Large-subunit ribosomal RNA, half B from a soil metagenome, 1210 nucleotides, folded computationally.
Context: one part of a larger RNA
């Protein structure tokens, strides 16, 4: 600092996204009580009053108790602790009490009681299961299920076209099976009939999914459009509602609420894009739902500040985890474009402790956005293909009848008319007979029928028909085969239809259904019910668009060839039996004369006329006795074949096009020769399938025909064009991956943005420049929008606000100039000039933008759009819900709208503080320079005066200079004044210590007052001036005889600059400089040398003893410092300062200032009771008492005992 928790003077929402948090209200009892209203509510409405002890008395009650009167009495306050609603108005959503995302949403969502469609008559209907069986359901249309709406009120419009459903259904399509036909010796294949469901068809249906239009003209101000026309629709939004939870423009317009309102409330309405059970409007009562105001109220704010407490800091114990290459200063610069690490400068003694939260593009999670993967999932569908499931025909289980139409077949039976013919001649052959075994005829009658008749049966009757002739294509009687054609019958069969009963179901059974249901095999149909699986590529990110995805022309192509871009222009997917192929002939566009009913342009004659013409279509190449334009005559627009280039350096490459060529046959031409389609470059396509055409081969079957196969040749497709079988959506997402590729930021561009400047057409009564200034040009910036895709997707936290800064200056103000179309004053233009200052409010999330009062002004802009290991989370940007919109849908929408987790112990720097330790050529212990460093320590206004002066005609109206005061800022301090002030002082509530006193416990129980210290809303301070300049203004004054501030040379001249003044500074390694004191002793301590001295030795010398010496080192002593101990003018440790018995430093004691406010005990008084002992709130007096924390003073009662360690010493 915080985290809980008290209090806060005056102001009271100005705080904010929003009163978020807080604070206010509180029980009881009396008074009262508005609008609405579904008459129940709303309602504790709101708004008032009162409330404790004491004595006595009345009432109720058995009794605990309750209700009340009346009188005393005390306090700031009597529900005094603890418990205990703040109120009220609009509006939106949802009636209502509920339910809900266990761990972010509690809601307007979900449910709901009501409404309403729909399906089901029970062995239902729905669900569950392969199946048996189950569950609704021991129920039965006032029951079961399923959808939509959602209390209650007024209501609930139009549209059946398109899906859905339901119904029908002559008719068309329709599969298996069947029948027939056909090929045929059979099967196989092919036709045909016949045929269910479905499907087309028809029609209903909307509280089924849904959907509810446009133009154009009109009334005697104008607007407007009752009204007309006219296009189209299934119909063209009715009722109510409306800038809405819906309205893009929108901050819609008016009115109200404020001073101010992107807000809310009513109006209005031209609803981007309301609307009627995906219900439409209203709506009392609820609501942790959104939202606007009013009151009350408050530390949200102005503005903070005090205290307690935990925490932190120390101190002792005990002891994790993230992270971890290493290192571990600024600045500018460079650089994969924002560097601790490179470069340049600079800066930096080591090392520690609180802090803090700028930086390590901090950690922490292999980014959830974006894009990519022939990645995965989960939802949808009129993706694809499949499958359950339904529904549907055949067969089966499956046996019998009857009708009634059909078909075969057998049989009876009639019927067969053109004219001509007696006349109703079916064909053909037989044939002259047939007929009393009964012909004609007539009666009935029954069948037919061309209405003529003709056949049959009964009765009569009883004797005819042919033949010949004649018509005729064809002659008849009879008899026989036969055709057609109507009928009737008998078998088979098919279809509807309707019975039966034995199979089979149901039933305990009686009984009931019944050949059908079920169940099996099989048909075709429907089928996101359910599965599998797809869902291109290119791409200045990746979707929309587009196609640069198969092909040609031209340029870009950088003078061989090749050669990119979503680089510029433009084509192609044909066509032509001539527009092809030969031969022969011609010459055009256009001009100019002439003719000419005739014109610019018609045909026609003359010159000129290198292509300016035309060549089917682009473009480019190309082409004049032709490659153009005509005439003959013809098919080479032939049948094989090889090679080559198109085409690919070095492997392969398909198709399609094109070029050279051989063999064969043809066409034109006298002939040479031309010709394998168009004068060249686009006009094209694999396998499988299936057609078609040739021949030839193989297998088959045959007496031959036949079939099938393979080879070549054609056609008919893949435009994604070397050719895969395919739709959407994810905000519920998931997984690899990418800075290869979007959204911040940075970078690099500056088109666009800001600003500056040249000219100077004009405005400005005149005048280019006092002011403003077209066109046109040329620049800076790097604050706008765009492009870029360099960094970053094993992750740099994304708008605004609050907090706290620092820059820049292109200056809002405030200082100094200049210039005017500057009399003054006000102003407008410029220049200097960055030291200060730049402000509170409304509505919105805002930035912006607008408003309202103020002001000396209320600047611009930058710093990862400055600042989330600083704050907040209103807005964007997850999961929930809702409305318009749009989708068949699941979802989606830089549209709306309501909710809706902000986590991290600081290791390095970097900053702010405090310390140890070293250095500074003895130490200490004081006092100072000031090399540098910081700073804003000030800033600005109003009033007076001067002065109604100067200026002015007047109205109006200045400056310098001088004084007072205010506001901001800073920095200090607590005498006032105010706040605190958790145990100073006091009242008081509940209770506990039997009861008084005294007390503990209820937030410090709560309440009123307050000392010290802290503080702020309170007090005090916050001079004056000088130097050098800017811009300007000037003297003298030349180059340049003049002129000229300026070249030499001088003089002034601004809050800016740099001094003065403040704070810090000697690590300021250039370590500084006075002043005082101290100290500069002492012992041990190897060798070498030196001195003596002993032995050896003739000596040099050796060997040893003593003594001086004294290095590294190590001990004493020592100036003074430190540990220690008591403390506070000091403080987080550490330091700092005071003090240690030669003491007043701490605490105690005393006193006293000062705060409470009159103790405790006793007396006495008390309203009234009273068994007369006595009880009693409470009062007076003893008493300005008692009590007392941090202030003051005096006092050794108590504790600062002793001790230790450190220390230059030449």
């Nucleotide at each position: 600092a915080g985290g809980c928790u008290g209090u806060a003077a005056g102001g009271g929402a100005a705080c904010u996204c929003g009163g978020c948090a807080a604070a206010u209200u509180a029980g009881c009892c009396c008074u009262g009580u508005a609008u609405c209203u579904u008459u129940g509510g709303u309602a504790u409405a709101a708004a008032g009053g009162g409330u404790g002890c004491c004595u006595g008395c009345u009432c109720u009650g058995c009794a605990g108790a309750g209700a009340g009167c009346a009188g005393g009495u005390u306090u700031c306050a009597a529900u005094u602790g603890c418990a205990a609603g703040g109120g009220g108005a609009g509006u939106c959503c949802g009636a209502c009490u509920g339910u809900u995302u266990a761990g972010c949403a509690a809601a307007a969502a979900c449910a709901c009681a009501g409404g309403u469609c729909c399906c089901c008559g029970c062995c239902a209907g729905u669900c569950c299961g392969c199946a048996a069986g189950g569950a609704u359901g021991a129920a039965a249309a006032u029951g079961g299920g399923g959808g939509c709406u959602g209390a209650c009120u007024u209501c609930u419009g139009c549209u059946c076209a398109c899906u859905g459903c339901c119904a029908g259904u002559a008719c068309g399509u329709g599969a298996a099976a069947a029948u027939c036909c056909u090929u045929u010796a059979c099967a196989a294949g092919g036709g045909a009939u016949u045929u269910a469901a479905g499907c087309g068809c028809u029609g209903g249906u909307g509280a089924a999914g849904a959907g509810c239009g446009g133009g154009c003209c009109u009334a005697a101000c104008u607007c407007u459009g009752a009204g007309g026309c006219u296009c189209u629709c299934a119909c063209g939004g009715u009722a109510g509602c409306g800038u809405a939870a819906u309205a893009c423009c929108u901050u819609g317009c008016c009115g109200g609420u404020u001073g101010a309102a992107u807000g809310c409330c009513g109006g209005c309405u031209u609803g981007c894009a309301c609307c009627a059970a995906u219900g439409a409007a209203g709506u009392a009562a609820c609501g942790a739902g959104a939202u606007u105001c009013c009151c009350a109220c408050u530390g949200u704010c102005c503005c903070u500040a005090c205290a307690g407490u935990c925490a932190a800091c120390c101190c002792g114990a005990u002891g994790a985890a993230c992270u971890u290459g290493c290192u571990a200063c600024g600045c500018g610069g460079u650089g994969a474009a924002u560097a601790u690490g490179c470069c340049g400068c600079g800066a930096a003694c080591u090392u520690c402790u609180a802090a803090c939260g700028g930086g390590a593009a901090g950690a922490g999670a292999a980014g959830a956005c974006c894009c990519c993967a022939c990645g995965g999932a989960g939802g949808u569908u009129u993706a694809c293909u499949a499958c359950a499931g339904c529904c549907u025909g055949a067969c089966g289980c499956u046996g019998u009848g009857g009708u009634a139409u059909g078909a075969u077949u057998u049989u009876c039976a009639g019927g067969g008319c053109a004219u001509a013919g007696c006349g109703u001649a079916g064909a053909u052959g037989g044939g002259a007979g047939c007929g009393u075994c009964g012909a004609a005829g007539c009666a009935g009658u029954u069948u037919c029928u061309c209405c003529g008749g003709a056949a049959g049966c009964u009765g009569u009757g009883g004797a005819g028909c042919g033949a010949c002739a004649a018509u005729g294509u064809a002659a008849c009687a009879c008899c026989a085969u036969c055709c057609u054609u109507u009928g009737g019958a008998a078998a088979u069969u098919a279809u509807a239809c309707u019975g039966c009963u034995c199979a089979c179901u149901c039933g305990a059974a009686a009984g009931a259904g019944g050949a059908c249901a079920a169940c099996g095999u099989u048909u075709g149909g429907u089928g996101g019910g359910u599965a599998g699986u797809u869902a291109g590529a290119c791409u200045g990110g990746g979707g929309c668009g587009g196609u640069a995805c198969g092909c040609c022309c031209c340029u870009g192509a950088a003078a061989a060839g090749a050669u990119a871009u979503c680089a510029g222009g433009g084509g192609c997917g044909c066509c032509c039996a001539a527009a092809g192929g030969u031969c022969u002939g011609c010459u055009c566009a256009g001009g100019c004369g002439a003719c000419u009913u005739a014109g610019a342009a018609a045909u026609u004659c003359g010159c000129c006329g290198u292509a300016g013409a035309g060549u089917g279509c682009a473009a480019g190449a190309g082409c004049a006795a032709a490659a153009g334009c005509a005439g003959g005559c013809u098919u080479a627009a032939c049948c094989a074949u090889g090679a080559u280039c198109u085409a690919c350096a070095c492997a392969g490459c398909a198709a399609g096009g094109a070029u050279c060529g051989u063999g064969g046959g043809u066409u034109c031409g006298a002939a040479a020769g031309a010709a394998g389609u168009g004068u060249c470059u686009a006009g094209c396509g694999a396998a499988c399938g299936u057609c078609a055409g040739a021949a030839g081969c193989u297998c088959u079957u045959u007496g031959g025909u036949g079939g099938a196969g393979c080879u070549c040749u054609g056609g008919u497709c893949u435009u994604a064009c070397a050719g895969u079988g395919a739709a959407c959506u994810u905000a519920c997402c998931c997984u690899g991956g990418g800075g290869g590729u979007a959204a911040c930021u940075g970078u690099g561009u500056c088109g666009u943005c800001g600003c500056g400047g040249g000219u100077g057409a004009g405005a400005g009564u005149c005048c280019a420049c006092a002011u403003c200034g077209a066109c046109c040009c040329c620049g800076c910036g790097g604050u706008u929008u765009g492009c870029u895709a360099c960094c970053u997707c094993g992750c740099c936290g994304u708008c605004g606000u609050c907090u706290c800064u620092a820059g820049g200056c292109a200056u809002c103000c405030u200082g100094g100039c200049u210039g005017u179309g500057c009399a003054c004053a006000a102003g407008c233009a410029g220049c200097c000039a960055a030291g200060g200052g730049u402000g509170a409010a409304g509505g919105u999330g805002u930035u912006a933008a607008c408003u309202u009062a103020u002001u000396a002004a209320a600047g611009c802009c930058u710093a990862u759009c400055g600042u989330u290991a600083g704050u907040u989370g209103g807005g964007u940007u997850a999961a929930g819900a809702a409305c318009g919109g749009u989708g068949c849908g699941a979802g989606c929408c830089a549209g709306u709208u309501u909710g809706g987790a902000u986590a991290c112990u600081a290791u390095c720097u970097g900053u702010u503080a405090g310390a140890a330790g070293u250095g500074c050529g003895g130490a200490u212990u004081g006092u100072c320079u000031g090399c540098g460093g910081g700073a804003a320590a000030a800033g600005u206004g109003c009033c007076a005066u001067g002065a109604g002066u100067a200026c002015g005609a007047g109205a109006g109206g200045a400056a310098c200079g001088u004084g007072g005061c205010a506001c901001u800022g800073c920095a200090g301090c607590c005498u006032c004044u105010a706040g605190u002030g958790u145990g100073c002082c006091a009242g008081u509530u509940g209770u506990c210590u039997g009861a008084c006193a005294a007390g503990g416990c209820a937030a410090u129980g709560c309440u009123g007052g307050g000392u010290a210290g802290c503080c702020a809303c309170g007090c005090u301070g916050u001079a004056a001036u000088u130097g050098a300049u800017a811009a300007g203004a000037g003297c003298u004054g030349a180059a340049a005889g003049c002129a000229u501030c300026u070249a030499a040379g001088c003089u002034c001249g601004a809050a800016g600059c740099a001094a003065u003044c403040c704070c810090u500074u000697a690590g300021a390694c250039u370590a500084g400089a006075c002043a005082a004191u101290c100290a500069u002793c002492u012992c041990c301590g190897a060798a070498a040398g030196c001195c003596a001295u002993u032995c050896a030795g003739g000596a040099a010398u050796g060997a040893g003893u003593g003594g001086c010496g004294g290095a590294a080192g190590g001990g004493g002593c020592a100036a003074g410092g430190g540990u220690g101990c008591c403390a506070a003018u000091a403080g987080a440790a550490c330091a700092u300062u005071g003090g240690c018995u030669u003491g007043a430093u701490a605490g105690g004691u005393u006193g006293g200032c000062g705060g409470u406010g009159u103790a405790a005990g006793c007396a006495c008084g008390g309203a009234g009771c009273u068994u007369c002992g006595g009880c009693g709130a409470c009062g007076u007096g003893u008493u300005c008492a008692g009590c007392c924390u941090u202030c003051c003073a005096a006092u050794a009662c108590u504790a600062a005992a002793a001790a230790c360690c450190c220390g230059a010493g030449g």

The RNAcentral record of the full RNA draws on MGnify. The prediction has a mean pLDDT of 81.